Predicted 3D model of a 528-nucleotide part of an RNA (small-subunit ribosomal RNA, 5' domain) from an uncultured bacterium. The prediction has a mean pLDDT of 83. It matches the Rfam family "Bacterial small subunit ribosomal RNA". Its family is annotated with ribosome and structural constituent of ribosome in the Gene Ontology.

Context: one part of a larger RNA
RNA sequence: GGACGAACGCUGGCGGCGUGCCUAAUACAUGCAAGUCGAGCGAGCUUGCCUAGAUGAUUUUAGUGCUUGCACUAAAUGAAACUAGAUACAAGCGAGCGGCGGACGGGUGAGUAACGCGUGGGGAACCUGCCGUAUGCAGGGGGACAACAGUCAGAAAUGACUGCUAAUACCGCAUAAGCACACAAUGCUGCAUGGCAUGGUGUGAAAAGAUUUAUCGGCAUACGAUGGCCCCGCGUCUGAUUAGCCAGUUGGCAGGGUAACGGCCUACCAAAGCAACGAUCAGUAGCCGGCUUGAGAGAGUGACCGGCCACAUUGGGACUGAGACACGGCCCAGACUCCUACGGGAGGCAGCAGUGGGGAAUAUUGCACAAUGGGGGAAACCCUGAUGCAGCGACGCCGCGUGAGUGAUGAAGUAUUUCGGUAUGUAAAGCUCUAUCAGCAGGGAAGAUAAUGACGGUACCUGACUAAGAAGCUCCGGCUAAAUACGUGCCAGCAGCCGCGGUAAUACGUAUGGAGCAAGCGUUAUCC
Repeated sequence: GGACGAACGCUGGCGGCGUGCCUAAUACAUGCAAGUCGAGCGAGCUUGCCUAGAUGAUUUUAGUGCUUGCACUAAAUGAAACUAGAUACAAGCGAGCGGCGGACGGGUGAGUAACGCGUGGGGAACCUGCCGUAUGCAGGGGGACAACAGUCAGAAAUGACUGCUAAUACCGCAUAAGCACACAAUGCUGCAUGGCAUGGUGUGAAAAGAUUUAUCGGCAUACGAUGGCCCCGCGUCUGAUUAGCCAGUUGGCAGGGUAACGGCCUACCAAAGCAACGAUCAGUAGCCGGCUUGAGAGAGUGACCGGCCACAUUGGGACUGAGACACGGCCCAGACUCCUACGGGAGGCAGCAGUGGGGAAUAUUGCACAAUGGGGGAAACCCUGAUGCAGCGACGCCGCGUGAGUGAUGAAGUAUUUCGGUAUGUAAAGCUCUAUCAGCAGGGAAGAUAAUGACGGUACCUGACUAAGAAGCUCCGGCUAAAUACGUGCCAGCAGCCGCGGUAAUACGUAUGGAGCAAGCGUUAUCC
């Protein structure tokens, strides 16, 4: 000098774009953050439509009274609301069965020195829902379980029993172009285990319908795409005041397990394997693209944004599923908090806000799904604290303003003085202008494609209006741009280094003046 997720002191006009718990992976009140599909299914409730009943507004006709346009009576008409019924149709509601999605998106960096990450390869050792392409199918049956009804237990959470019922839920049977397995062949081929193709025999496994007739789905196989999984070379901090480490350890064989290879696991056999080119142990740490600095080499760093990994109160476990050993799923154990009728239960903000605590320190319990994207749905649409926006903070970067011209009686004031003056200083006042920002009024977008705009009457444009509403901070001994006076008297104090202060201090404090930067300026921490 530069940098910063900064903090502190003094000060503070506006806008744009960014950015904001670095500490306690501490504990969490409250609300929201993952639902959706009635075009898979059965039942229930409500409403409309329909029927019946009672009530009877209004209108028409006739009559009477008279205040000549009102009241009453009779007949017809029969609105709205009400009650009851019926369930064909339509709409809605909230549970249940079922499907898809809750493995994405969002958070955090505790752990991890590791094939975790980066980079380059390999998989003749693998999987892949939704999506795309192609081919071929969908025949015929069965039995349940929720919901519901009833009974019972319990304070509750919830549970038990009996009975009924539907399906794109579940289970057999048929069919099998292709598929899988087994058996024995043939051909081609590879770096090894091997791979590919052909035909034969045997065995085995499929399917689901909905409908407004537009379509949307179902099953099998192959290929693709996307996503994942595994293996390997190289690279990846410090310590030897850590020198030996290791028994599933190293290899083999057999089996199990997995989508798949493998001590991944088990039994048996052998005694190997790693290490001074640093094993093991200990400490520290998520890694990278990047970012900062530097002419570069390098050094430091890993906030925001993007990729990967790991974690979700602590530890362990599996289930479901194409995918998890699953943040807002389940089970067990621990700690903690809450409810309890003491028998037993409920919970997990490292999602968005917000609270206590910790800390030098870090924001609103905001608006909207309008856009982009995601989930469900045929769609309408619903959900979305992802996201888009707004709020707060000079936290950072950038831009703009706080006026411009003229103006010497060099005014007053202030400081100083050798008392003559000098400085502040064209600075002010005065005169002439201008209107950026802010304020006022009018118009008013794009972002959206026919409609739909949270932002927002926002950005922007126009008009009128007043120099008005808008400057501070640090420094002035040398380094280092900028000095005088007074006060103080090794005191009070300053200080980055050298050093200043003990009676004329350009170094302390104040004033005036000056220098620098400027809505900031200094200080501190850290890095180059």